RNAcentral holds the sequence, with entries from ENA.
Transfer RNA from a bacterium, 72 nucleotides, folded computationally.
Rfam family: tRNA. Rfam's curators write: Transfer RNA (tRNA) molecules are approximately 80 nucleotides in length.
The coordinates come from a structure-prediction model, not an experiment, and the mean pLDDT is 81.
RNA sequence: GGCGCUAUCGUCUAGUGGUUAGGACACUUGGUUUUCAACCAAGUAAUCGGGGUUCGACUCCCCGUAGCGCCG
Numbered sequence: 001g002g003c004g005c006u007a008u009c010g011u012c013u014a015g016u017g018g019u020u021a022g023g024a025c026a027c028u029u030g031g032u033u034u035u036c037a038a039c040c041a042a043g044u045a046a047u048c049g050g051g052g053u054u055c056g057a058c059u060c061c062c063c064g065u066a067g068c069g070c071c072g
Base pairs, nucleotide, nucleotide: 001071002070003069004068005067006066007065010025011024012023013022018055027043028042029041030040031039048064049063050062051061052060
C1' cells in the first nucleotide's frame, strides 16, 4: 500500500428498515438480616464520527477514525 471483518450501557452481548434499543454481570436504592454475604423488588446507564437513501436507519450505501486478520 491492497483486500476483508468488527465498532451498541462501566464490562460482555442481542437486535431480518417501524423495538419503550433487550439480557447477563457490575453499580445505586429499598426489603429481608443483629451486621455482612446471599436472596427478593425497583432504578440509573449505550447505538464510533460525518454525509447519503428512505415516510422512517443501530440496521442499507459512501467517506473517515480505531481495532483485528490476510496479501504484498